[in-house]
Context: one part of a larger RNA
RNA sequence: UCACGGUUAAGGAACUAGGCAAAUUAGUCUCGUAACUUCGGAAAAAGAGACUCCCUCGCGAGAGGGACGCAGAGAAAUGGCGGUGGCGACUGUUUAUCAAAAACACAUGGCUAUGCUAAAUCGUAAGAUGAUGUAUAUGGCCUGACACCUGCCCGGUGCUGGAAGGUUAAAAGGAGAUGUCAUUCGCAAGAAGAAGCAUUGAAUUGAAGCCCCAGUAAACGGCGGCCGUAACUAUAACGGUCCUAAGGUAGCGAAAUUCCUUGUCGGGUAAGUUCCGACCUGCACGAAUGGUGUAACGAUCUCCGCACUGUCUCAACCGUGAGCUCG
Numbered sequence: 001u002c003a004c005g006g007u008u009a010a011g012g013a014a015c016u017a018g019g020c021a022a023a024u025u026a027g028u029c030u031c032g033u034a035a036c037u038u039c040g041g042a043a044a045a046a047g048a049g050a051c052u053c054c055c056u057c058g059c060g061a062g063a064g065g066g067a068c069g070c071a072g073a074g075a076a077a078u079g080g081c082g083g084u085g086g087c088g089a090c091u092g093u094u095u096a097u098c099a100a101a102a103a104c105a106c107a108u109g110g111c112u113a114u115g116c117u118a119a120a121u122c123g124u125a126a127g128a129u130g131a132u133g134u135a136u137a138u139g140g141c142c143u144g145a146c147a148c149c150u151g152c153c154c155g156g157u158g159c160u161g162g163a164a165g166g167u168u169a170a171a172a173g174g175a176g177a178u179g180u181c182a183u184u185c186g187c188a189a190g191a192a193g194a195a196g197c198a199u200u201g202a203a204u205u206g207a208a209g210c211c212c213c214a215g216u217a218a219a220c221g222g223c224g225g226c227c228g229u230a231a232c233u234a235u236a237a238c239g240g241u242c243c244u245a246a247g248g249u250a251g252c253g254a255a256a257u258u259c260c261u262u263g264u265c266g267g268g269u270a271a272g273u274u275c276c277g278a279c280c281u282g283c284a285c286g287a288a289u290g291g292u293g294u295a296a297c298g299a300u301c302u303c304c305g306c307a308c309u310g311u312c313u314c315a316a317c318c319g320u321g322a323g324c325u326c327g
Base pairs, nucleotide, nucleotide: 001322002321003320004319005318006317007316008315010313011312014311019308027051028050029049030048031047036041038145052067053066054065055064056063057062068072080306081305082304083303085301086300087298088297092104093103109142110141111140112139113138114137120129121128122127146293147292148291149290151223152222153221156220157219158216159215160214161213162212165211166210167209171205172204176200177199178198179197180196183192184191185190224242225241226240227239228238251285252282263279264278265277266276267275
C1' cells in the first nucleotide's frame, strides 16, 4: 500500500447518478393492527409487552416472594418499516458466458380454416404426425386476469363470394403462303408447274387469372383544412366553404408518448429540470397493433418519510493475510 474483518466523539444521507455499500430489524408467546379490497386478503401491517434461576401455595392453568449479572431470544442462526406513482394482473419463462425486464408465456376474449382418407405439417413416394382424436375437436393469427367498454371508414391492399361482358395459354383448326418436283415451253439461259413430301400459317373454338360486381376492419390499415360569428375583452355553442372512403367517438392526456419545455397552477423542500395532483395549446394518445381503471403480486422502475448507520463532514485506531519498499 492492497484485500478481508472490527470499533469510533459530535452530527446523521450533508455522500452519491442513485442510501451503492454498511448499519438498523430479527426468535417464541401475548396484546394490538389503517387505507383499500376481487371480501380471499392487505397482515408478521404498523405498534407494544414478556423471556434466566430459586422458594412457597395450588390437582392444574397459574399466583406470590426472592437471587445473580452490564446484559436472561445472554452465543450462532435469524424480516428494517411505512407512503405515492409508472409498467406488467398473478405463479412461471428468457439472452449457458455483460441484459431477468415493462420482453416471452399465461388463464380469458375474438377472428379464421377444417365434416374426417379433416384442415395443417413432414416426405419424390409409400407413409407418418394431427389422433387410435371428431367442431365443447384440431390447426393458424391476434389479444392478454378481472371491471366498464371496444366508436366511424370497404376508396387502396388482402381475403371470401359472383359470374353477364372485356382480355387471355397450351391445345384443336388449317384459309392461305413458300420450298422441292413428274411434266410442259424454250436452241440455250431459263420459265411455268399436278400429286406427294416438307416449312410455315389467318379466321374460328379455347380455363383459371386479371379487368369487372358485391361482402368483409378483434383483416393490413385510415380516422382533414380555411374563413367568419355572442351587448367590455376573450372564446366560439353557431354559420359558410373546399376536400375525403371516412374525418378520432368514449376514455385518457407535458404521459415509458410533449419538440417548444425546467409549459402554467397547486402540493411537498429553506431551496425540487425529478415526484404527486390539476389544466389542455395531444410538435406526434386513443379503443383486442386494444382504451381506461384496478385489490393482490414483483431480486421491476420513479419519488417521499421514519428508523439506522464511517456513504459523508474527516478521518483515526485495531486484527488477519499477501506482495512490494525499507531495515

About this RNA
The part of an RNA shown here (large-subunit ribosomal RNA, domain IV) has 327 nucleotides and comes from a Flavobacteriales bacterium. The organism belongs to Flavobacteriales, within Bacteria. RNAcentral holds the full RNA, with entries from ENA.